[in-house]
RNA sequence: GCUGGCGGCGUGCUUAACACAUGCAAGUCGAACGAGAACGGCUCUAGCUUGCUAGAGUGUCAGCUAAGUGGCGGACGGGUGAGUAAUGUAUAGUUAAUUUGCCCCUUAGAGAGGGAUAACAGUUAGAAAUGACUGCUAAUACCUCAUACUCCUUCUCUCUGAAAGUAGAGUUGGGAAAACUCCGGCGCUAAGGGAUGGGGCUUUACGGUAUCAGGUAGUUGGUGAGGUAAGAGCUCACCAAGCCAAUGACGCCUAGCUGGUCUGAGAGGAUGAUCAGCCACACUGGAACUGAGACACGGUCCAGACUCCUACGGGAGGCAGCAGUGGGUAAUAUUGCACAAUGGGGGGAACCCUGAUGCAGCAACGCCGCGUGGAGGAUGACGCAUUUCGGUGUGUAAACUCCUUUUAUCAAGGAAGAAAUUUGACGGUACUUGAUGAAUAAGCACCGGCUAACUCCGUGCCAGCAGCCGCGGUAAUACGGAGGGUGCAAGCGUUACUCGGAAUCACUGGGCGUAAAGGACGCGUAGGCGGUUUGAUAAGUCUGAUGUGAAAUCCUAUGGCUUAACCAUAGAACUGCAUACAAAACUGUCAAACUAGAAUAAGGGAGAGGUGAAUGGAAUUAGUGGUGUAGGGGUAAAAUCCGUAGAGAUCACUAGGAAUACUCAUUGCGAAGGCGAUUCACUGGAACUUAAUUGACGCUGAGGCGUGAAAGCGUGGGGAGCAAACAGGAUUAGAUACCCUGGUAGUCCACGCCCUAAACGAUGUACACUAGUUGUUGCGAUGCAAGUCAUUGCAGUGAUGCAGUUAACACAUUAAGUGUACCGCCUGGGGAGUACGGUCGCAAGAUUAAAACUCAAAGGAAUAGACGGGGACCCGCACAAGCGGUGGAGCAUGUGGUUUAAUUCGAAAAUACGCGAAGAACCUUACCUAGACUUGAAAUCCUUGGAAUCUUUCAGAGAUGAGAGAGUGCUAGUUUACUAGAACCAAGUGACAGGUGCUGCACGGCUGUCGUCAGCUCAUGUCGUGAGAUGUUGGGUUAAGUCCCGCAACGAGCGCAACCCUCGUGAUUAGUUGCUAACGGUUAAGCUGAGAACUCUAAAAAGACUGCCUGGGCAACCAGGAGGAAGGUGAGGACGACGUCAAGUCAUCAUGGCCCUUAUGACCAGGGCUACACACGUGCUACAAUGGCUAGGACAAUGAGAAGCGAAACUGCGAAGUGGAGCAAAUCUAUAAACCUAGUCCCAGUUCGGAUAGCAGUCUGCAACUCGACUGCUUGAAGUUGGAAUCGCUAGUAAUCGUAGAUCAGCAAUGCUACGGUGAAUACGUUCCCGGGUCUUGUACUCACCGCCCGUCACACCAUGGGAGUUGAAUUCACCCGAAGCCGGAAUACCAAGAAGGUUACUGUCCACGGUGGGUUUAGCGACUG
Repeated sequence: GCUGGCGGCGUGCUUAACACAUGCAAGUCGAACGAGAACGGCUCUAGCUUGCUAGAGUGUCAGCUAAGUGGCGGACGGGUGAGUAAUGUAUAGUUAAUUUGCCCCUUAGAGAGGGAUAACAGUUAGAAAUGACUGCUAAUACCUCAUACUCCUUCUCUCUGAAAGUAGAGUUGGGAAAACUCCGGCGCUAAGGGAUGGGGCUUUACGGUAUCAGGUAGUUGGUGAGGUAAGAGCUCACCAAGCCAAUGACGCCUAGCUGGUCUGAGAGGAUGAUCAGCCACACUGGAACUGAGACACGGUCCAGACUCCUACGGGAGGCAGCAGUGGGUAAUAUUGCACAAUGGGGGGAACCCUGAUGCAGCAACGCCGCGUGGAGGAUGACGCAUUUCGGUGUGUAAACUCCUUUUAUCAAGGAAGAAAUUUGACGGUACUUGAUGAAUAAGCACCGGCUAACUCCGUGCCAGCAGCCGCGGUAAUACGGAGGGUGCAAGCGUUACUCGGAAUCACUGGGCGUAAAGGACGCGUAGGCGGUUUGAUAAGUCUGAUGUGAAAUCCUAUGGCUUAACCAUAGAACUGCAUACAAAACUGUCAAACUAGAAUAAGGGAGAGGUGAAUGGAAUUAGUGGUGUAGGGGUAAAAUCCGUAGAGAUCACUAGGAAUACUCAUUGCGAAGGCGAUUCACUGGAACUUAAUUGACGCUGAGGCGUGAAAGCGUGGGGAGCAAACAGGAUUAGAUACCCUGGUAGUCCACGCCCUAAACGAUGUACACUAGUUGUUGCGAUGCAAGUCAUUGCAGUGAUGCAGUUAACACAUUAAGUGUACCGCCUGGGGAGUACGGUCGCAAGAUUAAAACUCAAAGGAAUAGACGGGGACCCGCACAAGCGGUGGAGCAUGUGGUUUAAUUCGAAAAUACGCGAAGAACCUUACCUAGACUUGAAAUCCUUGGAAUCUUUCAGAGAUGAGAGAGUGCUAGUUUACUAGAACCAAGUGACAGGUGCUGCACGGCUGUCGUCAGCUCAUGUCGUGAGAUGUUGGGUUAAGUCCCGCAACGAGCGCAACCCUCGUGAUUAGUUGCUAACGGUUAAGCUGAGAACUCUAAAAAGACUGCCUGGGCAACCAGGAGGAAGGUGAGGACGACGUCAAGUCAUCAUGGCCCUUAUGACCAGGGCUACACACGUGCUACAAUGGCUAGGACAAUGAGAAGCGAAACUGCGAAGUGGAGCAAAUCUAUAAACCUAGUCCCAGUUCGGAUAGCAGUCUGCAACUCGACUGCUUGAAGUUGGAAUCGCUAGUAAUCGUAGAUCAGCAAUGCUACGGUGAAUACGUUCCCGGGUCUUGUACUCACCGCCCGUCACACCAUGGGAGUUGAAUUCACCCGAAGCCGGAAUACCAAGAAGGUUACUGUCCACGGUGGGUUUAGCGACUG
């Protein structure tokens, strides 16, 4: 928030210890007392309704009682948690330092007196509250005297004892009493004991904070005194200077404590409602009185705040008791009934009082129980939802039939609770019985994963959801609704909090090489830990025992409410603490020994260990002088700079400072930082050998002390070189940089600071143990063969490696292994090693060290990729070497853009752009305009009618509309008639059709590209915690993951290659339409006879395999050679692995979803797709002489042909026309061109080039205007080889020349696809550009470098630090004032008087509140600023 039937048992202001109206919550005793006459009784009188009313009297009426004296109780019970971190609680002790009313027991006693006082009466003050004075009176009220062994007190003695003290005896002084009575009792005094309840003291435990480190003067102790029930600095005087504290004093913040409660396997963590124990408080602060007990919730006094009354003089009050009110809050109840029960107070008792308590009321606030019906009931109603339209789900659910009555309602009966004679609030309640009737009773959340439960519609990164991951951008199981489902159920969800999971603070039970984390290094204090043996002890340890650990709770068992919750009884438990005994292994302590740890001594060696002094040479620079002349210097290239005033170079000399070449080595030394010429002096440490000495003397180490690179700071020197800052020159878009020329601090020395580093082995110190191999440094030992030897011990320093460890990388006797001891440090990233505070420093700064806020990650190691202006190797017309182009011109064609009614749509780097389109005049056509149709142009089904069909008129642009005529068919039922059927036509109806409409980012299929690149994978095995690896890497080789060798791999698959097709050689077979060598015929021709030789055709075979030889090589293979038509894949084609690009296509086709349905469908006419300032791509033709033109001559191949190709011949200048032979084709149909021969042109805008334009034509076709091709004549533009840039090609290739075909009526074809003719140049080579492959390396990339990512600036907002200040709060110190009150003093006042008596005004100390000033802490605000 939504919903709500019943009962039982519990619980109910977590906030304002905020303020409270009203009522109640503590009284009782007449058997303590005086008194009284209200009520009752009795007597009398009056009235009369003859038992009622009124009046009077009565206190011997042993009824009663307001107020008062007196006693007991108001210190219990009830409430709350403000304060309090110890004057508290828990636990265990102690009190020989104490008290205890009422209760119990024991002993002794209670004698004699006295004076007052309230009430009351009178007077009086005041508004009231409340008093004042005078007078009278009683007591179990008060006082005096007597008695009192035991009691208290002074002193003495004895026993015991260390003492304190205890027990006993004596002594000095002092102190008691109460009555009442029904005669039964009940009270009183003193002492002792008990019980109960307290007081005091002690041990241990019970929060946070060190950014609180020093605190304390009654403070610590002593002596004496006071004080208390009682010990004590509790208080005072004096004396001493102590006491507490890193085992956390003191301060600040927070907090009642406990039994318990929640959680957890436990250990723990959190918590302290109800119930129970203790404490504290009672409007706030202070104080005492009374009392057995209080410093007193419903008592007193004072101060303060607040509220109320008032006559303004003065008074009253305290719900944190029960109800209740206001307020606060997210939020918590009735101004109820009763003392019947339990308990408490008073009383002898009856009895009274009791908001304790028992009950009821309100609240689903919690726990528990019950119900809202049960059985039957369809191959399954309606509705709803969904659907593949068949069905399915809701669902035996409902309806319907038969039952039942818990509950509900009505009626009747009716408790126990009451131990006993009385007494029942609850309550006419629980419970029982009867009747009525399924009747009165179901919701909430969720349904993407975690997490049980799925579909439809709507929405379209919108609205919204969300605990985390995340969902939503047109097919949302995640949004909203619906249907269905799941879970729980009188509740269900949400929110807040606690524990768990979290081994994520790790005692149980974690870590620190690289993830957060080893202190920079040493010495050493406290502390922690500590070798061997013996003895003692018993603190730790361990066994059992005793006491305690309140009850309740938890657990177990049994029992009582119908069951359960709940309650009762019993047991167990409460893991703790204490006491005394026992044990003596281990730890501790004490004592005595030991030598293996440690230290010392002696010896000879090693070393850049440290400090100081002295000395040397090389080099740089500067100066002086000589020689000498024009450059030097510097850089990738330059310039600034130096130099004719003589540089640089060279020679000599001089000066000065710094550093010490070679030796130099994962060599040495040192704790680390660090140490490098030589010599001397002083000095520290380590190793080895001997085993002489001591005898555990040891290890670690919080604080502390010392050392501590470089830079920096201070003072004084020094200054050659180098060189921050700075200046100049370059580079650059800029260049506050990299490079160059200069150059100051500094670097050097002495002294003093600083104290930090990637101070690193990113690895704390010490000890012990745990396979090896190998190098090296130092010191020894042994052996002999005596060496430049071998073996071996200890100590250091490297490499490799097993076990083990590790997240992996890696470490591995120098551990990151296995253990021990101690220290330091860590707990998500950022904020931040920052702020504030403290300490240190001259400063710079160092050290210690947060929070707000913000993110869901940050990080480590390894894996596979991708990438790199990383590396190695290799390939490709990739570059290079060549040949020819494009880019410039004109035209063709496609695209963009623009335009338009429309210029339909798609394709967009490579991989769109002569692409879809292998043919846009109509059609195509999808677009536009106008006109017309609506079951439709084409499909299926139904009904009706009609055969179909053909001819034709009119209107119209046509679609279409209105007519006229001809024609009556086929099959079956026996025939005429009639009926049915098939095909077709027309009309009608509705299911439906239709869509080149959207989504290629929902899809199938097909395709492009990487790329014909050599790759991509699998099974088993092995390795790895795993992702993965291996195989596939390596050495060779290849065009190739091709093959060989090796190998924890062995095999296999898809790719490569081969198998397929074409071409190249010869042979075989076959011989027409092809061919023609020989023979015959004939001309012009293989035309013909003939031939089967040749060419050719087309079938099946052959051939080539590194097969042979030489050389190299283990092999694979490579180089060369022979033979051969062809040689190392012979040439070309088809063939395209796993995958990539959300690549392309919904307009080839197919298809999910969505959309249109008299229109986004269908028809028709015309137009458009052909537009045109411009830009780009692809081509054609050219710019000419290797050419153009004219004439003559030669040689192909492929392919096509019947609505076709079309010959000869004739006509036309020509396109073409006429014609029609031949050919469904090796038969017929085509001039091949470049080329060759001859001629001409003579370098020019030309006899180059042909655009553009005019006129005239031909052909196709209903139709050439928009908008066809071709022909003839005429016209004759740009263009003289093309900027930056860029493309193709390695041989029959490029280049160049023509031919054919598809589409097609025709054609915008210069396109595309094929065919043949002629026919080159070049490749040194792989440095570079591009693309690709393999291995390797780095990575903070994985959407994968077109990645990721940093900083400034601008604006807005959030949190926080500083901040001139300002406003509160808390606290502390000093001083002033000083109420009430205790204590002290105390009258000349009062009382009393036996006394040294008592009381008070007044006064002193202490002191609350208050005032003034200073300090500290904390909070809010604050211009500006980090």